[in-house]
RNA sequence: GCCCGUGUAGCUCAGUCGGUAGAGCACUUGCAUGGUAAGCAAGAGGUCGCCGGUCCAAUUCCGGCCGCGGGCU
Numbered sequence: 001g002c003c004c005g006u007g008u009a010g011c012u013c014a015g016u017c018g019g020u021a022g023a024g025c026a027c028u029u030g031c032a033u034g035g036u037a038a039g040c041a042a043g044a045g046g047u048c049g050c051c052g053g054u055c056c057a058a059u060u061c062c063g064g065c066c067g068c069g070g071g072c073u
Stems, first nucleotide, its partner, number of pairs: 001072007010025004019056001027043005049065005
C1' cells in the first nucleotide's frame, strides 16, 4: 500500500427485508432477612466511532476518514 471483518449502555453482546434501540452482568432505590449474600420489584444510564450522501424517514443503504483484529505483497 491492497483486501476482509469489526465499532451499539460501565462491561459482554443482540438488533434483515430502513420507521423515534434492547438483553445479561454491573450501578441506584425499594421489598425481604436478626444481619449479609442470593432472590423479587422499580429506576437511571446511549449524539448507535466521526463527517457527508440517498430518502418523507438511516444503527440499518452508499462514500470518505479514524480506531481495533486478521490476511496479502
Molecule: transfer RNA
Organism: bacterium CG2_30_54_10